[in-house]
RNA sequence: GGUGGGAUGCCAGAGUGGUUGAAUGGGCCGCACUCGAAAUGCGGUGUACUCGCAAGGGUACCGAAGGUUCGAAUCCCUCUCCCACCG
Numbered sequence: 001g002g003u004g005g006g007a008u009g010c011c012a013g014a015g016u017g018g019u020u021g022a023a024u025g026g027g028c029c030g031c032a033c034u035c036g037a038a039a040u041g042c043g044g045u046g047u048a049c050u051c052g053c054a055a056g057g058g059u060a061c062c063g064a065a066g067g068u069u070c071g072a073a074u075c076c077c078u079c080u081c082c083c084a085c086c087g
Stems, first nucleotide, its partner, number of pairs: 001086007010026003018070001027045006046061006063079002066076002
């Protein structure tokens, strides 16, 4: 230098155009159970901006920036990083 694969929440990881900000598992928090734990069960759990006294709500964000589309994590272009192979 070339080819292929990959980058999704704290972690792993599914999702390849349509109520999927996002399944599932783990972790973490709360509660139940227990003498107390563990295990188990139930509920909750991303960030930023914004509305609201609060409770709670809205919008955006799928490595970065553009494009296509009524609609993009998903398709196209460029770039960054990781892995493998070829030279």
Molecule: transfer RNA
Organism: Candidatus Moraniibacteriota bacterium